SAM riboswitch aptamer (S box leader) from a Bacillota bacterium, 98 nucleotides, folded computationally. Its Rfam family is "SAM riboswitch aptamer (S box leader)". Rfam describes the family as follows. The SAM riboswitch is found upstream of a number of genes which code for proteins involved in methionine or cysteine biosynthesis in Gram-positive bacteria. Its mean pLDDT, the model's own confidence on a scale to 100, is 82. The organism belongs to Bacillota, within Bacteria.
RNA sequence: CUCUUAUCGAGACAGGUUGAGGGAACGGCCCGACGACACCUGGGCAACCGACUUAAAUGCGGUGCCAAUUCCGUCGGUGACGCACCGGAAGAUGAGAG
Numbered sequence: 001c002u003c004u005u006a007u008c009g010a011g012a013c014a015g016g017u018u019g020a021g022g023g024a025a026c027g028g029c030c031c032g033a034c035g036a037c038a039c040c041u042g043g044g045c046a047a048c049c050g051a052c053u054u055a056a057a058u059g060c061g062g063u064g065c066c067a068a069u070u071c072c073g074u075c076g077g078u079g080a081c082g083c084a085c086c087g088g089a090a091g092a093u094g095a096g097a098g
Base pairs, nucleotide, nucleotide: 001098002097003096004095005094006093007092008091013042014041015040016039017038021031022030023029025074026073027072028071043066044065045064048062049061050060070090075087076086077085078084079083
């Protein structure tokens, strides 16, 4: 990087460093010098995988995550059509394979 598969309406923040962009792309709408994003430390959430124990769990290890539904839309369909709903695509994460 590609393929298969499961999940994505819940949940979970403090400190430090740095200093202007960030939220995958585009549009919208947001976040951001009252310091975002990123990185580090600590903390937390969750329960995909593993070993052990177990009646089951907790706990432990490997990941993941901690603004907004995956922030919303993008393609298609339906309807009572400024909108709503359903499905898809794309993306993210886990596990497996190449």